[in-house]
């Protein structure tokens, strides 16, 4: 002096599942299980669009998607372990401060 890490500002991907008996109250597993609004659509709930919020993740990338209504072991089922998986997509730019770091580089 550079990296890396923390940190901050803007930005930008994303998902929202499962319930045997009982009956609608709920209650699993997870960060999260669609938490306002708003508009369509219904007799009305469900629903589906948009937008705000929560929460995860942004290339070192298993957040998430495809394959896939896979496959094996396991559950009521979902989750869960293992595989497919050394697959094939995927969304990054910037600023400040540190008694901070197993690192690089110059220079004495």
């Nucleotide at each position: 002096c550079g990296g890396c890490c923390a940190u901050c500002c803007u930005c930008g991907g994303g998902g929202a599942g499962c319930c045997a008996g009982u009956g609608u109250c709920g209650g699993c597993u997870g960060a999260g299980a669609g938490g306002g609004g708003c508009a369509g659509g219904u007799c009305a709930u469900g629903c589906u669009g948009c937008u705000c919020g929560a929460c995860c993740c942004g290339u070192a990338g298993a957040a998430c998607c495809u394959g896939a209504a896979c496959c094996c072991g396991u559950u009521a089922g979902c989750a869960c372990g293992g595989g497919c998986g050394g697959a094939g997509g995927g969304a990054a730019g910037g600023g400040u401060u540190g008694u901070g770091c197993a690192c690089g580089c110059c220079a004495c």
Molecule: TPP riboswitch aptamer (THI element)
Organism: Sphingomonadaceae bacterium